Record summary:
A computed fold for a 97-nucleotide RNA from an Actinomycetales bacterium, annotated as Glycine riboswitch aptamer. It matches the Rfam family "Glycine riboswitch aptamer". Its Rfam clan is "Glycine riboswitch clan". Model confidence (mean pLDDT): 77 of 100.
């Protein structure tokens, strides 16, 4: 000094699918019962927090073995949070001059 690597960390980008039905002795509101928001059941449905599974390969056998593929346990289905990944920058690591 440089990297198409690792890992953190700010600062931004970032999908998808019910704001779906009942019910409540809850709170707000409203004023004559029609409304939002919690709990709580159902049933429907996303995958891109994390979890789980598995190909090739690799072996004598066992192990190992990847995802945005699949499962949907968990987590989600108005916004808001969240968010795999990503882009700028900054640490530190590893490599290599």
């Nucleotide at each position: 000094c440089a990297u198409a690597c690792c890992u953190g960390c700010g600062c931004g980008g970032g999908a998808g699918a019910g704001u779906c039905u009942c019910g409540g002795u809850c709170g707000a509101g409203a004023u004559c019962a029609u409304u939002c928001g919690c709990c709580g059941a159902g049933c429907g449905c996303c995958g891109a927090a994390g979890g789980g599974g598995c190909a090739a390969c690799u072996a004598c056998c066992c192990c190992g073995g990847a995802a945005c593929c699949u499962c949907u346990c968990a987590g989600g289905c108005c916004a808001a949070c969240g968010g795999a990944c990503u882009g700028c920058g900054c640490a530190g690591g590893a490599u290599g001059g």